[in-house]
RNA sequence: GGAGUCGUCCAGGCAGUCGCUGCCUGUCUGUCGUGAUGAACGGCAAACAGGGGGAGGAAAGUCCGGGCUUCACAGGGCAGGAUGCCGGUUAACGGCCGGGCGUUAUAAAGUCUGCAAAGACUGAAGGCGACGGAAAGUGCAACAGAAAAUAAACCGCCGAUGGCUCCGUGAGGAGAUCAGGCAAGGGUGAAACGGCAGGGUAAGCGCCUACCGCAGUACUGGCAACAGGACUGGCACGGCAAACCCCAUCCGAAGCAAGACCGCAUAGGGAAGCGCAAGGCGUGGCUCCGCGCCGCUUCCGGGUAGGUCGCUCGAGCCGCGCAGCAAUGCGCGGCCUAGAGGAAUGGCUGCCAGGCGCGAAAGCGCCGUACAGAACCCGGCUUACCGGACGGCUCCCCCC
Numbered sequence: 001g002g003a004g005u006c007g008u009c010c011a012g013g014c015a016g017u018c019g020c021u022g023c024c025u026g027u028c029u030g031u032c033g034u035g036a037u038g039a040a041c042g043g044c045a046a047a048c049a050g051g052g053g054g055a056g057g058a059a060a061g062u063c064c065g066g067g068c069u070u071c072a073c074a075g076g077g078c079a080g081g082a083u084g085c086c087g088g089u090u091a092a093c094g095g096c097c098g099g100g101c102g103u104u105a106u107a108a109a110g111u112c113u114g115c116a117a118a119g120a121c122u123g124a125a126g127g128c129g130a131c132g133g134a135a136a137g138u139g140c141a142a143c144a145g146a147a148a149a150u151a152a153a154c155c156g157c158c159g160a161u162g163g164c165u166c167c168g169u170g171a172g173g174a175g176a177u178c179a180g181g182c183a184a185g186g187g188u189g190a191a192a193c194g195g196c197a198g199g200g201u202a203a204g205c206g207c208c209u210a211c212c213g214c215a216g217u218a219c220u221g222g223c224a225a226c227a228g229g230a231c232u233g234g235c236a237c238g239g240c241a242a243a244c245c246c247c248a249u250c251c252g253a254a255g256c257a258a259g260a261c262c263g264c265a266u267a268g269g270g271a272a273g274c275g276c277a278a279g280g281c282g283u284g285g286c287u288c289c290g291c292g293c294c295g296c297u298u299c300c301g302g303g304u305a306g307g308u309c310g311c312u313c314g315a316g317c318c319g320c321g322c323a324g325c326a327a328u329g330c331g332c333g334g335c336c337u338a339g340a341g342g343a344a345u346g347g348c349u350g351c352c353a354g355g356c357g358c359g360a361a362a363g364c365g366c367c368g369u370a371c372a373g374a375a376c377c378c379g380g381c382u383u384a385c386c387g388g389a390c391g392g393c394u395c396c397c398c399c400c
Base pairs, nucleotide, nucleotide: 001396002395003394004393005392006391007390008389009388010387012352013351014350015349016348017347018346020054021053023051024050025049026048027047029045030044031043032042033041034040056371060382061381063380064379065378066377067376068255069254070253071252080251081250082249083248084247085099086098087097088096089095100131101129102128103127104126109122110121111120112119113118132246133245137244138243139240140239154186155185156182157181158180161179162178164175165174166173167172194212195211197209198208199207213235214233215232216231217230219228220227221226259309260308261307262306269300270299271298272297273296274295279294280293281292282291283290284289316335317334318333319332320331321330322329323328354367355366356365357364358363
C1' cells in the first nucleotide's frame, strides 16, 4: 500500500423566539384547620413571576432470564416444559467470554496432475453449527431404483464347477449360457454395506499388501472437550432423536390493571344496649304467661367513588487502579440523570455542519432529515436504521 473481516462510539451543533409537562422558591387570591369570629401560624388549590429537569441505541418485538409483589407450598415421586461439546462468568439465563470439533472458500500464497483449458489438495482471520445418546427399545425414509438394512441383482462381468450342443478313436478342445458364481463397472438416489492403487482370480470379493479412513488398547499432552504419534484388528456398528424415546441439569402460578395504606357509599356480617307495646315465626303439650329470633339505637367492620404509596438510589452511571487472555470481579474517588393522569419532551427563524441536484469554478437551488417515542425496574437476544468517526485481527505485495 492492497484485500478480506470483526467491533466500538456518535445520532446534527449554536443562537434567538414562541410554546408543552413535572419539581422548587416567591407574591397574591380563595378555602380549610389551630386559635377567641382578631392577630398569627399551618395545610390544600388556582393565577402570576423566577429558577432548574425533561426519551433511545434500539425506549420496539415481548422471545429468554432476574428483582419486586400477591397467592400457593413438609418431604419425595409422577405428569409437563426448557436446556444439552468442554471450561469459566453471573442475581439468573436459552446470554456472554475462552477453548475444542465439524463446516464454509474462486481468499491469498503454495503443492500436485495436466500440452493446455482446467482440476485436486493444504488452507488465515472471519462466518455458521438444536454439536448429549443410533451396540436400551419402538419407528421413519416421498420419488427414483434390482435393492433403503437379516442387503440385493436391472444393465453388466464370469460361467472355473455340474449339465447341454458340436468336433475328436482318445486325452482333450470349441460354443452357447440352463443351473450357478460375482458385486468390479454402468445406472437410481439426499443417502447403496469403507476409499484408492497394486497383486490375485473363471470373473470377482480386505481374498492379500501399501497408504488414507475406521474400531480397539494402553501411552503422552490437556482441568476437560479433545489432540498426537505407537501397536493391534481386515472393517464390525449406514442415516434420521427439529420422530417417539433414554440420560443429565433446571423449572410453583400470576403479573405494577402486581399489590399496600387511607377512605364519602351499598349489601351481607359481628358486638353492646333497648323493648316484648303492636305484628309474624319458633318453643315450653295447649290458653294466659315466659324465653329466643325478626325489630329499634349505637359502635365495629366492610370496602365503592376518590386519594396516597408502590415510582425510580439502582445487580445505577463516569473515571482511575488491581486480578484475569477475556466475559467478569474487587477497591478508591466523583455524580444523581423523566417519573404524570392516556401520557409532556415541540414549532418557527438565522448561521454553521451534512446530503442531493446544477455548474468549469466561484457559487446557486432543494432537503432538513435514518429507524423510531419512556409508562415498575434491570441483564440479554432479535428486529429496524440516513450518515459519520475511530480501532482490532488475518493474508499478500513493496521499502528500510
Molecule: Bacterial RNase P class A